[in-house]
Context: one part of a larger RNA
């Protein structure tokens, strides 16, 4: 000079688009952050309706009949999305490559199938134990919840045969034979769904090259350690685990220790090589109080799921129990520091659902902070008696402040008042039309907005409502006076102050920036 997730002093008028615990991966009150589906299912606890019964009536009771729906089973999801950066110097990340060693819920595409039975259990209903959490026992009930028979093949496994390829193990297509292993219902009667197989789309898993810190004042290090046979075990390959055998295997091209750190694409600087840096946004990756298991599932070894240990922290009838904000607000703490306990699901994505729709602290969006970029505006033009006033000198006088002010015309960005008033919203879905033709498309109209009566924009009157901070010795743009008197003090480096200080303080001038100026702190 340029740049910051800045901070502190002084000062502050408004938009816009961004950004906002860089410290204790400290510790949390309270709310909220994942559900949905009655068109899988017994049911009905609370609402509503609508019958029914009493009664003149107000009412009161009955009843799942209906709309719905607590609790309970089922099925999807909760493995997304949001956080943080402890760990990690490692295939973790970048790139390129490999799978003939692999897997993929829900979507698509093709292909075949969807028969027939059975016993249970939650709920509910009785008891009982328990301060609570929650626990147990009896009878009884259903299912797209479980189990069993059937039937099937390009499934799966053994045994064989033929062909074709190729990269060593092989691999791909045809065939014989045994033998084994599937389903499920709903329904507004249009659908939606269930098995099985093949392909695809998507995510992901392995493994390789090369690149990826310091520090040799870290030189030796490895027994599952290296490699082989077999087995087990996985989605799958392998010391992944095991039993035997063998005695390697890495290292001065830096092993092994220590210390440091998430990695990229970006960022910042730089003429460029290079050099910092990884906050904002995107990708991987790790981790969720601290350790450690595993289950369930298409996938977790699982932030708001188990379990076991540990700290802590609550509750308690002392016998036992309850939690995890490094989501999103928000509170102490700790610092030089970093926001609201806000609003809507109206768009955009997500889960379920046929759908109406419900959840969504993702996401829009609002608050608050000049923390930053980037735009505006504090007013234009004329206007010399160069008024007054102030500083300053060589002082009945000049300079300068300075067209600055008065005045004089003219403008209203902005600020006020008062009116108009969006775009983002078409889909779903409802109605109606039409085409192919019998449940799909297109078309038409209707339906919805947190932001927000906000943006934008019309009218009024008025110069109204709006400037400031640093600096002036030399580097470096910009100077007198007055105090002071080596004192007070100044300071980034040379340095300045001891009676005529352009360097310390105050006045005037004046220079550079401007809603910001300067310090202080990092980086190039």
């Nucleotide at each position: 000079g340029g740049a910051u997730g800045a901070a502190c002093g002084c000062u502050a008028g408004c938009g816009g688009c961004a950004g906002g615990c860089u410290u204790a991966a400290u510790a949390c009150a309270u709310g909220c952050a994942a559900g949905u589906c009655g068109a899988a299912c017994g049911g009905u606890a609370a609402c509503a309706u609508g019958a029914g019964u009493a009664g003149c009536a107000a009412u009161a009771c009955u009843u799942g009949a209906u709309g719905a729906c607590g609790a309970g089973u089922g099925g999807c999801g909760c493995a997304c999305g949001g956080g943080u950066g402890c760990g990690u110097a490692a295939c973790g990340c970048g790139u390129a490559u490999g799978c003939a060693a692999c897997u993929u819920a829900c979507c698509u595409u093709c292909a075949a199938c969807u028969g027939g039975a059975a016993g249970a259990u939650a709920g509910c209903c009785c008891c009982u134990c328990g301060a609570a959490a929650g626990a147990g026992g009896g009878a009884u009930u259903a299912a797209u919840a479980u189990u069993c028979c059937a039937u099937a093949a390009u499934u799966u496994u053994a045994u064989g045969a033929u062909u074709u390829g190729g990269c060593a193990u092989c691999a791909a297509a045809u065939u014989a034979u045994a033998a084994u292993u599937a389903a499920a219902g709903a329904u507004c009667a249009g659908u939606c769904g269930g098995u099985u197989g093949a392909a695809g789309a998507u995510a992901g898993g392995c493994a390789u090259g090369c690149g990826u810190g310091a520090c040799a004042u870290u030189a030796g290090c490895u027994a599952g350690u290296u490699g082989g046979u077999g087995a087990g075990g996985u989605a799958a390959c392998g010391g992944c685990u095991c039993a035997c055998c063998a005695a390697g295997g890495c290292a001065a091209c830096g092993a092994u220790g220590u210390c440091u750190a998430g990695g990229g694409g970006a960022u910042c600087u730089g003429a460029g090589a290079g050099g910092a840096c990884u906050a904002a946004c995107c990708c991987c990756c790790a981790c969720a109080c601290u350790g450690g298991u595993a289950c369930u599932g298409a996938g977790a070894c699982a932030c708001g799921g188990a379990c076991c240990a540990g700290a802590c922290u609550c509750c308690u009838a002392c016998g036992g129990g309850a939690g995890g904000c490094a989501g999103c607000a928000g509170u102490a703490a700790g610092g030089a520091a970093u926001a609201u306990u806000g609003g809507u699901c109206a768009a955009u994505g997500g889960a379920g659902g046929c759908a109406a729709c419900u959840c969504u602290g993702a996401a829009c969006c609002a608050g608050c902070c000049a923390u930053g970029c980037c735009g505006c505006g504090u007013g234009a033009a004329g206007g010399a008696u160069g008024a007054a006033g102030g500083c300053c000198c060589u002082a009945u006088g000049g300079g300068u402040u300075g067209u600055a002010a008065a005045c004089u015309u003219c403008u209203u960005u902005u600020a006020u008042a008062c009116g108009g008033g969006a775009a983002g919203a078409a889909a779903c879905c409802u109605u109606c039309g039409a085409a192919c033709g019998u449940g799909u498309u297109c078309g038409a109209a209707g339906c919805u907005g947190a932001c927000g009566g906000u943006a934008c924009u019309g009218u009024a009157a008025g110069a109204a409502u709006a400037a400031g901070g640093a600096u002036c010795g030399g580097c470096u743009a910009a100077c007198u006076c007055c105090g002071u008197g080596c004192c007070a003090g100044c300071a980034g480096c040379c340095g300045c102050g001891g009676u005529a200080a352009u360097a310390c303080g105050g006045a005037g001038g004046a220079u550079c920036c401007a809603a910001g100026c300067g310090u202080u702190a990092u980086c190039c």